[in-house]
Large-subunit ribosomal RNA, domain I from a hydrothermal vent metagenome, 562 nucleotides, folded computationally.
Its Rfam family is "Bacterial large subunit ribosomal RNA". Gene Ontology terms of the family: ribosome and structural constituent of ribosome.

Context: one part of a larger RNA
RNA sequence: GGUGCACGGUGGAUGCCUUGGCUUACGUAGGCGAUGAAGGACGCGAUUAGUCAGCGAUACGCUUCGGGGAGGUGACAUAUAACCUUUGAUCCGGAGAUUUCCGAAUGGGGAAACCCUCCUGUCAUGAACAGGAACCGUAUUAGUAACUUUAUACGGAGCGCACCCGGGGAAGUGAAACAUCUCAGUACCCGGAGGAGUAGAAAGCAAUUGCGAUUCCCCAAGUAGCGGCGAGCGAAACGGGAACAGCCCAAACCUGCGUUUUCGAACGCAGGGGUUGUAAGACAAGAGCGCAGUACUUGUACUGGAAGAGUUACAAAUCAUUCUUAUAGAAGAAACUGUUGGGAAGCAGUGCCCUAGACGGUAAUAGCCCCGUAUUUGAAAUAAGAAUGACUCUUUUGCUCUUGUUCUUGAGUAGUUCGAGACACGAAUAGCUCGAAUGAAUCUGCCGGAACUAACCGGUAAGGCUAAAUACUACGUAAGACCGAUAGUGAACUAGUACCGUGAGGGAAAGGUGAAAAGAACCCCGGUGAGGGGAGUGAAAUAGAACUGAAACCGUGUACCU
Numbered sequence: 001g002g003u004g005c006a007c008g009g010u011g012g013a014u015g016c017c018u019u020g021g022c023u024u025a026c027g028u029a030g031g032c033g034a035u036g037a038a039g040g041a042c043g044c045g046a047u048u049a050g051u052c053a054g055c056g057a058u059a060c061g062c063u064u065c066g067g068g069g070a071g072g073u074g075a076c077a078u079a080u081a082a083c084c085u086u087u088g089a090u091c092c093g094g095a096g097a098u099u100u101c102c103g104a105a106u107g108g109g110g111a112a113a114c115c116c117u118c119c120u121g122u123c124a125u126g127a128a129c130a131g132g133a134a135c136c137g138u139a140u141u142a143g144u145a146a147c148u149u150u151a152u153a154c155g156g157a158g159c160g161c162a163c164c165c166g167g168g169g170a171a172g173u174g175a176a177a178c179a180u181c182u183c184a185g186u187a188c189c190c191g192g193a194g195g196a197g198u199a200g201a202a203a204g205c206a207a208u209u210g211c212g213a214u215u216c217c218c219c220a221a222g223u224a225g226c227g228g229c230g231a232g233c234g235a236a237a238c239g240g241g242a243a244c245a246g247c248c249c250a251a252a253c254c255u256g257c258g259u260u261u262u263c264g265a266a267c268g269c270a271g272g273g274g275u276u277g278u279a280a281g282a283c284a285a286g287a288g289c290g291c292a293g294u295a296c297u298u299g300u301a302c303u304g305g306a307a308g309a310g311u312u313a314c315a316a317a318u319c320a321u322u323c324u325u326a327u328a329g330a331a332g333a334a335a336c337u338g339u340u341g342g343g344a345a346g347c348a349g350u351g352c353c354c355u356a357g358a359c360g361g362u363a364a365u366a367g368c369c370c371c372g373u374a375u376u377u378g379a380a381a382u383a384a385g386a387a388u389g390a391c392u393c394u395u396u397u398g399c400u401c402u403u404g405u406u407c408u409u410g411a412g413u414a415g416u417u418c419g420a421g422a423c424a425c426g427a428a429u430a431g432c433u434c435g436a437a438u439g440a441a442u443c444u445g446c447c448g449g450a451a452c453u454a455a456c457c458g459g460u461a462a463g464g465c466u467a468a469a470u471a472c473u474a475c476g477u478a479a480g481a482c483c484g485a486u487a488g489u490g491a492a493c494u495a496g497u498a499c500c501g502u503g504a505g506g507g508a509a510a511g512g513u514g515a516a517a518a519g520a521a522c523c524c525c526g527g528u529g530a531g532g533g534g535a536g537u538g539a540a541a542u543a544g545a546a547c548u549g550a551a552a553c554c555g556u557g558u559a560c561c562u
Stems, first nucleotide, its partner, number of pairs: 001561009016512002020483002022480009031159002039102003042056003046080002050076003062096006071084003107116003117133006135156006142149001163194001164192005174181001178228001204211002215242004225233002246465003249410001253272008277443001279409004283404007291304006305396006318390010329377003335350005351368002353357001360370002415438007445460005499506002519547001522534004
C1' cells in the first nucleotide's frame, strides 16, 4: 500500500408521511369607492421585545338580536399575576356604533403616512369642540354691456393582474440570406362597458328544391382556395346539436300650441297614426262585425264592466302574504370477553346496528370508542329568488275585407374614378369599410346572387332596442388511473420573506424525536463552557432535540498478501 471482516465519521439519497399545492365538476357572487375604496403607515395587550391574525384614541375591542352550554382571557409560546363565567362567560352568526394618519385624497403645500391656513356654529373675543373650504360636467340661479364670476342640486374621478368591445400597434423569429410574405392584428399602450360583453330580427343564404335573427359547439376540412404558388396562411354553406323572442322609431296624414309672415303659408314642439317585400302604410269610398252609463255641440271627455298584458327589449314604480335558499346550529343506531403486545382497532369466541360498512382520529388495521355519516330538523335579524294579490298599462274609443287614384317608406346616401383597410383571399375579381373627387333613382323604384350581360331567383340599405345558449374571476362544496418536499404554486416553514438592484425589477434555501415531553432530576470530567460518561424516562435513546439515514469520501481495529 492492497483485499476481506467488524465498528465508526461524513453526507443527505431512499422508503414511509402530509399541514401545502394542481385540475375538474357543480353552486353562489360578479363589483368596491367622496357616507372616503383597494392598498398601506402608526398605534392598541398586566407582564408584549419580535412575527402573524384581530382591532382603531370606545383600539386583542363596544351595543343589540339569535345560536351554544362550561369553561375562558388569539397563534408562534411556555410561565406568573389579576380577572370574567349557569344573573350564561369565551366562542359562532345577523344588524349597528366607533373607525388615528396616508392614499382618487379633495382647504394650500409636500421628499406618502408630514407641514401650514381660512370661514361658520357652540362659546366669553381666548382655549376647546363640531362642521365647512379641490377640480370637471349637467341643470337651475344671482349679477354684468359681455365674458370671467356667485349660489344650489345631481353626477364624475380611483381601484379591481381575468374575461369583452373599440382606437393605435412592434420586433426577435420563419422563409435555412432577404425585400412581398411570416411572426401577428400577437405582445404592448390608450379609451370604454358589464356581470357578462360583442352580435342580432335579412337590401341574408341557396339553387330551380328550399331555409328563415344572432351567439356557441361538432362536422364539413387541413377541403375549396390564397401564396416571391416559396415559407406558409386557410374558410364558408349544408348537416348534427346547445339555446330560442321578437320589437320600437323617422315619413305620409290628422289635431293642438308657439314663432315668423310678403297673409299664400313656412318652421318648431307635443299628442295621435304607422313600421313592411305575397310590398306595407297614409287618404277616400263601400261591405261585414263591434259593451253600458253620464256630460255637452256631430264628436270628444269621464265612469263602470269585460278582456288582455307587465317589471331583460316591446312604458314604469312600490308594497303585502306565502314558500324556497343563504348567512350560526340541533337530534342522530349498535360490543363485550380472552389472547399476543409497550399499546388492540390485530387474532380467537360470542353478539348487535344499519335509509348510517363516507372520511378522519384514537399507543398497529374500529360499522357498534370519539368526531361524524344516512336521515330528519332549525333563524330574532339581514339578503336573494319564486308564486299570488294589491298595483300599473293597453283594448272596448275600433277590427276585418274590397276598390280607387294621389302621397310616404331613412341623400352628399347608393353608385362611379383613384388610393387604402378588413374579409382565409397578397387587385385579375364580386361583396364590406374608409379618404379624395364626383354623384343617382323613388315601387313600372332599388340592392344582391364571386368579372360582366340577359333571363330567373332572393331581399328591401342609408334609424334604433333586444334575454338565453358563450368567455372569465373569486368564494363554497365535492372529486381525482394528479404531485408528495430537487415533485406539487415562486412560496407545506418568519415567502413575494431573506437577499440582489439607484430603479423598473429579480428572487431563494429551508418539512419529519416520540403514542405521550414522559425533552434526561441527581452525580462526575470540563472554562459556572462546548461536548461527553453514569443515573433515570421510554417499546426503542445507534428515537436525545443536528432526533429515517444509502453511496461517494475519510477513519479505527483485526486477518492475510506484497